[in-house]
């Protein structure tokens, strides 16, 4: 332990049987696996970029100073020996990793020996090359080799375990020594290769030599000795950053940025050090040591290194699968089969990129529905959809189906090799095998529009527009900038535009950016010329020859890897992609040539430069001396009250005698006049006179040298004033300081004093708007006119004048330049050379560092952060406590007022239920030319809700609409309600019906709003201002804005006119034309007029007249027309004549372009918003009329130029029918009664001041009239709040008005009355008109205000009511300093010192070789020990650098804080 047995099955099992199978041991063979010895490989391939600023890389060369396994070619050889050792066995140690001792054994493992090329030494010699030497030839001496494996063969020989083995022949693969090649490597060199000077000195094996060692090889590579060198401003040393390149990207290029993928090189492999092995390493998946970390542990000790492929964690905004295969290509091993290969080939994930394709096509208008907009008509999404007809890429399903595969090996043939037809090698042929991707690409068939569109933007740049919401909120934004109630800018929607399987954002690079400028910039004023000179290095450099060939130019050769880019082809259906050929790689090197230019060498020249001679000019410098005037002080005399100072004063000085004046004296400083855009000097700067010393420039004439020159980084010197040190000096002046003023304050301006300082000597400082804001040199490029120095010429007796020339210094100007202004032979022009400097404003010429200085401070000189400007020149305006000219009742000269009083009226304020609203130089007697109700908009109360008013729709309604009368009520309104309709048409019964309209009721659209916004608007108006301005066309000038015209000289009221003029013309304004007034004429003659005539009631009343006045139409007149004079012969001014009027005759109307977001939504109109039983509408009452107060405009006064009384004269212009109203009567009067006349040149309203006479007599009155009381009149529904007027009584303030301020220049001011509108009446003293009477004054333009023109300055343009500065206070941000504190980096000195190499020792150990018979010894080797060197570590003091730090410093930023007022104008003190 099968079968047999049970059970449906899964499956179960006692006992027994035992087909078969397995295990162990021994031997041989085969196969497979595995350990070990040995060989080769592991230094390739793959990854990463930490380090490296370097011969690391790139490029071109060198090695006569080198190495090279495997591979290729070629020569020679491969003889003969020896001793071990893994594995294995035995016994141990250890947890493990691992390891010890003893024993056995093999090799292509290891070790001697022989001898050859060969190497080395040496001798002779040849050729070549030369800084060294190289290649040979011939000798002599010394030294170094080897290994076998396997296939085939058949004679012979030897051995045999009878299988064979060896010898022998032969093939293949090896092995050894040479020679050469190819490929690879090593070393050396020229050139190139980032930033920083706030890194300027570095270096001791350092630089070189000699000798030795070491290496594959040269070499301080190492050692000893000797010398003292070497590197550096053309950037050494230090610090920071970084792999380099082909290339990539941008760019027209030059260049800039970059170094993923692919390719070449380098470096690295946990960090640091080290060697071993090897052909090659100081070795990614090797070793040793040290360190950090992780893991295992029995605590003794061990193990590890993904920057290989996947994968995990962490970090991060973010980056993939623990896939398949060696089928292809390539690599390693092997004779080969074959094995290995996360190289590689494929697949997976990711729209990450590039390329291609699709999401359908054709038709389709009722222009559907719906959305959005709307001027309500419509438009648009839009042929879009629906719908009809097609197509099928893609999708899904089914079927078919590639290429990548050719070899090796097998077989066959032929050739070669060989003794050989074996074997082996080569060629040809042949049959087959091998596919990860993958049943993938591709093809065919079927179905069906089926499965497939988003993102950003729409203010300008920049393609694309409306509505709603929001209301400086929410938000947007690349820049400019949007948003505060009409947002194309925010959010949403509709529509549109762009791109599209993508779109947008963010980051980065280049471009634009000529914005670091080589191509290709600048520096007077925009940023920028060193303060000036001398001069080193460097750069640049005159004329003529010769030589050279470095630069330069040309030809050729080599190289410039491949890939990439470009051109032409080819292959995937196209393309991306791949691939072939070409071109290109702009570079470097070598060689040959050219010789004009540059350089080099050489020979000359004289014009650049310099020297000599003669001459004059000069505040050039240094030192010494001298002089007079003035100031101050001192002494003395005279004298007697002030002086001084200012806008005005005061402080101060003075009776102790000032100031003034005279005389004398002292001291210091500065040098009047001359004196001048004149002189000299490099600049700073220099000024009385004389002397001494001394520098430079200039002129003339010749002579000499012979390029000696120009510039100039560093360097050195000079360098105003102030300041500092030491010592003098100190008259005047004068920071600080003190006092007096001014002022809100006044730490200022002004005044009185006054110390440093100013002066001298000697040092220091080293800066200035050190400016011509202009570096130096040379050459060239029209002139004119001054001035300084010199020379020459003509002429002359001589001097001027004049002409020429050199040097300096000014002005004006041509070309040219410039952004303009301007510059212009003294350039800012045209060119060359050299130096310095700039690159937006602020932070900031600051911080830190360095350096100089006694200090003050100087030189060098950033960043963070912040802004979108800062700046220049010019233009137009506006403004100025800038200038010039001119005008205006602007001032002045006058007259009269206001401001003081009372009242009226308007406003502010206050009050109130409300005191409706608007209006502020330009509101305030204004809207309002009429608030008791109404008006009325406000308040209180009560009502109405399709409404007080309009239009439309639907439905209803004849007892309907309307409505007498009544009730309640404050009324509106509510309730009741007699009576009771209208128009049109039709029909017929002729007064009824029907239909329509009107009316009414209900409902719905809508009405209504003096509600908001005048900052959404139209219209109208004010103001500057009746000021003289504002513009245009063409032309011209300017880059332009703009200018010119229009400015200038005159003149005017005037941009009025004349003249001139790069302007010529024109328009709106001015003026004129229009109206009124002033003279005359003509015409006309009622209602107006009346000279003459007539009548008369005496009144133009009547007849009459048409002359006059007047009326109202038309004419005329006035134009500087005439004369004189002035002027420019003009315009025009002045004067005169004539004339009614004279220079716009007087007045009015008339208001340019524009300004003020001026006023008005309440005249009206109107967008938008708001309201809709109320913010609409009706009604009653109240309010707009309030009243401590303030202001404006008026009236009346304060009196005698007046007031009262009486008498009396003269206007104009208006108005009048619900009107004006006469005469008459009544009333004191307001007024009443009544009513002629008049729709008006007819009637009415209708004068006062004045004049005459008289009273008052200077006073709160016979002035003044408020206020109050009483009584009335009128209007009106109604006079309480709240009318006007009248009478009587009352009789306030007020006696001419402070500061201030207004009007007016002639029929004006002043004064006097009259009329009208509105209106029932009236607060009207207002307003608009009318006439009567009727002045004064104007020298003049200094001043005030306003305006015009020209000019000037400007940091203003919202335009001076502008702009703007600093402290302080608050918030935020970055930075500096800081007692310190915590790190990092590289050095220095010393200590310690692992491993390893090397050296020494080697007494301990030791197979091969040598000596020896042996024992033993030797050579050699090793452990150990010692030493040199040294990583890491430690100690010490320093260096550099970073973080942090109480506190502190300034800086920046921030809608409305505080204080002042510094700047911009003459900024109010330039």
């Nucleotide at each position: 332990g099968a079968g047999g047995u049970g059970g449906a099955a899964a499956u179960a099992g006692a006992a027994g049987u035992g087909a078969g199978u397995g295990g162990a041991u021994u031997u041989u063979a085969c196969u497979g696996a595995u350990a070990g010895u040995g060989g080769c490989g592991c230094a390739c391939g793959g990854g990463u970029g930490a380090g490296u600023a370097a011969c690391g890389c790139g490029u071109a060369g060198g090695u006569a100073a080198c190495c090279u396994g495997c591979c290729c070619u070629u020569g020679a050889g491969u003889g003969g020996g020896g001793g071990a050792u893994a594995a294995c066995c035995a016994c141990g140690g250890g947890a493990a990793a691992c390891u010890g001792u003893g024993g056995c054994u093999a090799a292509u493992a290891c070790c001697g020996c022989a001898g050859a090329u060969c190497u080395c030494a040496u001798u002779a010699u040849u050729u070549c090359a030369u800084a060294u030497g190289a290649a040979g030839u011939a000798g002599u001496g010394a030294g170094c080799a080897a290994a076998g494996a396997u296939g085939g063969g058949g004679a012979g020989c030897a051995c045999u375990u009878c299988g064979g083995u060896g010898c022998c022949c032969u093939g293949u693969c090896g092995c050894u020594c040479g020679a050469g090649g190819a490929g690879g490597g090593a070393c050396c060199u020229g050139c190139g290769u980032c930033c920083u000077a706030u890194u300027a000195g570095c270096u001791u094996g350092u630089u070189g030599g000699u000798a030795g060692g070491g290496u594959a090889a040269c070499g301080g590579c190492c050692u000893a000795c000797c010398a003292a060198g070497g590197c550096g401003a053309a950037g050494a040393u230090g610090g920071g950053u970084a792999g380099c390149u082909g290339g990539u990207u941008u760019g027209a290029g030059a260049a800039g940025a970059u170094g993923a993928u692919c390719a070449g090189c380098c470096a690295c492999a946990c960090u640091g050090g080290a060697a071993c092995u090897g052909a090659g390493a100081c070795a990614c998946g090797g070793u040793c040591c040290a360190g950090a970390c992780u893991c295992c542990u029995a605590c003794g000790g061990g193990a590890g290194g993904c920057a290989g492929c996947a994968g995990u964690g962490a970090g991060g905004a973010a980056u993939a699968u623990u896939g398949c295969g060696c089928a292809a290509u390539g690599g390693g091993g092997g004779a080969a089969a074959c094995c290995c290969u996360g190289a590689c080939g494929c697949a997976g994930c990711g729209a990450c990129g590039c390329c291609g394709c699709g999401u359908g096509a054709a038709g389709g208008a009722u222009g559907a529905a719906g959305g959005c907009c709307u001027u309500c008509g419509g438009g648009u999404c839009g042929u879009a959809a629906a719908c009809u007809u097609c197509u099928u890429u893609u999708u899904u399903c089914g079927g078919g189906a590639a290429a990548c595969a050719a070899a090796u090996g097998g077989c066959a043939a032929c050739g070669g090799u060989u003794a050989a037809u074996a074997c082996c090698c080569g060629u040809u042929g042949u049959a087959g095998c091998u596919g990860a991707g993958g049943g993938u690409a591709c093809c065919c068939g079927a179905a069906g529009a089926a499965u497939a569109a988003g993102c950003a933007c729409c203010g300008g740049c920049u393609a694309a527009c409306u509505c709603c919401g929001u209301g400086c909120c929410a938000g947007c934004a690349g820049c400019c900038g949007c948003g505060g109630u009409a947002a194309u800018a925010c959010g949403g929607a509709g529509g549109g535009u762009g791109c599209a399987a993508g779109c947008g954002u963010u980051g980065u690079u280049c471009g634009g950016a000529u914005u670091c400028a080589u191509u290709g910039g600048g520096c007077g004023u925009a940023a920028a010329g060193c303060g000036c000179g001398u001069g080193u290095a460097g750069g640049c450099g005159g004329c003529u020859g010769g030589c050279u060939a470095a630069g330069u130019c040309g030809a050729a050769u080599g190289u410039g890897a491949a890939a990439u880019c470009c051109c032409g082809g080819a292959g995937c259906u196209c393309a991306a992609c791949u691939u072939c050929g070409g071109a290109a790689c702009u570079g470097c090197a070598u060689c040959c040539g050219a010789a004009a230019c540059u350089g080099g060498c050489u020979a000359g020249c004289u014009u650049g430069a310099g020297u000599g001679u003669c001459g004059g000019a000069g505040g050039g410098g240094a030192a010494a001396g001298c002089g007079g005037a003035a100031u101050u002080c001192c002494u003395g005399g005279u004298g007697g009250a002030g002086c001084g100072g200012u806008g005005a004063a005061a402080u101060g000085c003075g009776u102790a005698g000032a100031g003034a004046u005279c005389a004398g004296g002292a001291a210091g400083a500065a040098c009047a006049c001359c004196g001048g855009u004149g002189g000299c000097g490099a600049a700073g700067g220099c000024g009385g006179c004389u002397u001494u010393c001394u520098g430079g420039a200039c002129g003339a004439c010749c002579a000499c040298u012979g390029a000696c020159g120009c510039u100039g980084a560093g360097a050195c010197g000079c360098g105003a004033a102030a300041g500092c040190g030491u010592g003098g000096g100190g008259a005047g002046c004068a920071a600080a300081c003190a006092g007096g003023a001014u002022u809100a304050g006044a730490g200022a301006c002004c005044c009185u004093g006054g110390u440093a300082g100013u002066c001298c000597a000697c040092g220091c400082u080293g800066u200035a708007a050190a400016c011509g804001a202009u570096g130096g040199a040379u050459a060239c490029u029209a002139g004119g006119u001054g001035u300084a120095g010199g020379a020459g010429g003509c002429a002359u007796c001589g001097a001027c004048c004049c002409c020429u020339u050199c040097u300096g210094u000014g002005c004006c100007g041509a070309c040219g330049c410039u952004a303009a202004c301007g510059c212009a032979u003294u350039a800012a022009g045209u060119a060359u050379c050299c130096c310095g400097c700039c690159u937006g404003g602020g932070g900031a010429g600051u911080a830190c560092g360095g350096u100089c200085g006694c200090a003050a401070g100087g030189c060098u000189g950033a960043a963070a952060c912040u802004c979108a400007a800062a700046g220049g020149a010019a233009u137009u305006g506006a403004c100025g406590g800038g200038g010039g000219c001119c005008c205006g009742c602007a001032c002045a000269a006058g007259c009269g007022g206001u401001g003081g009083a009372g009242c009226a009226u308007g406003u502010g304020g206050u009050u109130u239920a409300a005191u409706u609203c608007g209006a502020u130089c330009a509101a305030c007697g204004c809207g309002a030319a009429g608030a008791a109700c109404c008006u009325u908009a406000c308040c209180u109360a009560g009502g109405c809700u399709u409404g007080a008013c309009a239009u439309g729709a639907u439905a209803g309604u004849g007892g309907u609409a309307a409505g007498a009368a009544g009730g309640a009520g404050a009324a509106a309104c509510c309730c009741u309600g007699a009576u009771g309709a209208c128009c049109u048409g039709a029909a017929c019964u002729u007064g009824u019906u029907c239909a329509g309209g009107a009316g009414c009721u209900a409902u719905c659209a809508c009405a209504g709003g003096u509600g908001c916004u005048g900052c959404a608007u139209g219209g109208u108006u004010g103001u500057c201002g009746u000021c003289a301005g504002c513009u245009c066309g063409u032309g011209u000038c300017g880059u332009g804005a703009g200018a010119u015209g229009u400015u200038g000289g005159g003149u005017u009221a005037a941009g009025u006119c004349c003249c001139g003029c790069a302007a010529c013309g024109a328009g709106c304004g001015c003026a004129a034309c229009c109206c009124c007034c002033g003279c005359u004429a003509u015409u006309a003659g009622u209602u107006g007029c009346c000279a003459g005539c007539a009548c008369u009631u005496c009144g133009g009343g009547u007849g009459g007249g048409a002359a006059c006045u007047c009326u109202a139409a038309u004419a005329a007149g006035a134009c500087u027309g005439c004369c004189g004079u002035c002027g420019a012969u003009a315009a025009g001014g002045c004067g005169g004549a004539g004339g009614a009027g004279g220079g716009u005759g007087g007045g009015g109307a008339u208001g340019a372009c524009g300004u003020c977001a001026a006023a008005u939504c309440a005249u009206c109109a109107u967008g938008g918003c708001c309201u809709u039983u109320a913010u609409g509408u009706c009604u009653a009452g109240g309010g707009c009329u309030a009243c401590a107060c303030a202001c404006g405009u008026g009236c009346u006064a304060c009196a005698a130029u007046g007031g009262g009384a009486c008498a009396u004269a003269c206007a104009g212009a208006g108005g009048g029918a619900a009107g004006c109203a006469a005469g008459a009567c009544c009333g004191c009067g307001a007024g009443g009664u009544g009513g002629a006349g008049c729709a008006a040149a007819u009637c009415c309203c209708u004068a006062a001041a004045g004049u005459g006479u008289u009273c008052c007599c200077c006073a709160g009155u016979a002035c003044g009239a408020a206020u109050u009381g009483c009584a009335g009149u009128c209007u009106g529904c109604a006079a309480c709040u709240c009318g006007a007027c009248u009478g009587c009584a009352u009789g306030a303030a007020g006696g001419c008005g402070g500061a201030a301020u207004c009007g007016c220049u002639a029929g004006u001011a002043a004064u006097c009355g009259c009329u009208g509108g509105u209106c029932a009446g009236c607060a009207a003293c207002a307003c608009a008109g009318c006439g009567g009477u009727g002045a004064a004054u104007a020298c003049g333009u200094u001043c005030u205000c306003g305006g015009g023109c020209c000019u000037u300055g400007u940091a203003c343009a919202c335009a001076c009511c502008g702009c703007c500065c600093g402290u302080c206070a608050c918030a935020c941000c970055a930075c500096g300093a800081a007692a310190g504190u915590c790190g990092g980096c590289a050095a220095u000195a010393c200590c310690c010192g692992a491993a390893a190499c090397c050296g020494g020792u080697g007494g301990c150990c030791u197979a091969a070789c040598c000596c020896g018979u042996a024992a033993g010894g030797g050579a050699g080797g090793g452990a150990g020990c010692c030493g040199u060197c040294u990583a890491a570590g430690g100690u010490a003091g320093g260096g550099c650098u970073g973080g942090u730090g109480a506190u502190u410093g300034g800086g920046g930023u921030g809608a409305a804080g505080u204080c002042g007022a510094a700047a911009c104008a003459a900024g109010g003190u330039a």

The prediction has a mean pLDDT of 84. Predicted 3D model of a 1470-nucleotide RNA (small-subunit ribosomal RNA) from a metagenome. The sequence is in RNAcentral, with records from SILVA.